A computed fold for a 350-nucleotide part of an RNA from an uncultured prokaryote, annotated as small-subunit ribosomal RNA, central domain.
[in-house]
Context: one part of a larger RNA
RNA sequence: UUGGGCGUAAAGAGCGCGUAGGUGGUUUGGUAAGUCCGGUGUGAAAGCCCACAGCUCAACUGUGGAACUGCAUUGGAAACUGCCGGACUAGAGUGCGGGAGAGGAGAGUGGAAUUCCCAGUGUAGAGGUGAAAUUCGUAGAUAUUGGGAGGAACACCGGUGGCGAAAGCGGCACUCUGGACCGAUACUGACGCUGAGGCGCGAAAGCUAGGGGAGCAAACGGGAUUAGAUACCCCGGUAGUCCUAGCUGUAAACGCUGAGCACUUGGUGUAGCGGGUAUCGACCCCUGCUGUGCCGAAGCUAACGCAUUAAGUGCUCCGCCUGGGGAGUACGGUCGCAAGGCUGAAACUC
Numbered sequence: 001u002u003g004g005g006c007g008u009a010a011a012g013a014g015c016g017c018g019u020a021g022g023u024g025g026u027u028u029g030g031u032a033a034g035u036c037c038g039g040u041g042u043g044a045a046a047g048c049c050c051a052c053a054g055c056u057c058a059a060c061u062g063u064g065g066a067a068c069u070g071c072a073u074u075g076g077a078a079a080c081u082g083c084c085g086g087a088c089u090a091g092a093g094u095g096c097g098g099g100a101g102a103g104g105a106g107a108g109u110g111g112a113a114u115u116c117c118c119a120g121u122g123u124a125g126a127g128g129u130g131a132a133a134u135u136c137g138u139a140g141a142u143a144u145u146g147g148g149a150g151g152a153a154c155a156c157c158g159g160u161g162g163c164g165a166a167a168g169c170g171g172c173a174c175u176c177u178g179g180a181c182c183g184a185u186a187c188u189g190a191c192g193c194u195g196a197g198g199c200g201c202g203a204a205a206g207c208u209a210g211g212g213g214a215g216c217a218a219a220c221g222g223g224a225u226u227a228g229a230u231a232c233c234c235c236g237g238u239a240g241u242c243c244u245a246g247c248u249g250u251a252a253a254c255g256c257u258g259a260g261c262a263c264u265u266g267g268u269g270u271a272g273c274g275g276g277u278a279u280c281g282a283c284c285c286c287u288g289c290u291g292u293g294c295c296g297a298a299g300c301u302a303a304c305g306c307a308u309u310a311a312g313u314g315c316u317c318c319g320c321c322u323g324g325g326g327a328g329u330a331c332g333g334u335c336g337c338a339a340g341g342c343u344g345a346a347a348c349u350c
Base pairs, nucleotide, nucleotide: 004321005320006319007304008303012318014201015200016199017198021194022193023192025088026087027086028085029084030083031082033081034080035077036076037075038074039073040072041071042070049065050064051063052062053061054060091191092188093187094186096183097182098181103177104176105175106174108172109171110154115149116148117147118146119145120144121143125136126135162169163168206247207246208245209244210243211242215241216240220236221235222234223233258317259316260315261314262313263312266295267294268293269292270291271290272289273288274287275286276285299306300305323350324349325348332343333342334341335340
């Protein structure tokens, strides 16, 4: 390269927006670039292939033919693709009417609890463990009552419930704001899909500067345990955890499953919206769309399992894989304040 793959064997980029590119609904007219048919020219010779012939045969050689699947040019066809023009509404979008939601940002506010401080009651223990000790306490602790300070997180509701592209989002009310869904249909008229580069978002930890600091707690100190114990257990405890501005750009960033569209038996939960039936009404029952679970037919799969939320059947586009180790290392480049990130080998070895 021809191919084969990517849930668990190597392999889906952490996620989005989107440039180039690739690809693209129905119908009609034109065109003839791709496509198809024919003609002409060319496609050197030798070689390969076929037939015949010459060396006694063969190898070898000669003659003729075929072939040279290509290119150029010319005549034609118009189904498909492209291009140009017209039309359409089933894709996509806009408008209208609704309800749901921890979606995002800002600025407020509430109660429970921990800790600390002040005061009261009260007295010898408290705390902690497998058992202890370090620790706290007669300078009055623990317990209990009242008052105050401060920070962080929001019990119950809470739910394989909801929202978000992912990361993620949970007390309450307010302001600003994004998206999705449902229902009727009015409008635009293919405006779509994917997306190399690029740009943006991106848990925790970490970094810079300034605040804050209740609880928790790397490091660190001490007490135990132990042969030892740089641990597990206990008493303390600093960064950090929180806020503001910036950086970092990683993860078992997982559904270990890229995005979009179409098609393919069913059953049963649940969330949002709607239709029908029923009723005084809320339920109940039937049913449509969207989301989210479970079980399972065909089919697929190495098996496990997946199964209308596909890992089934197809199409379009992107990313990625190619034995283990060396190694996500070295070198170079690039980004970063640094830590380090991205890109990413080889020798050697099995």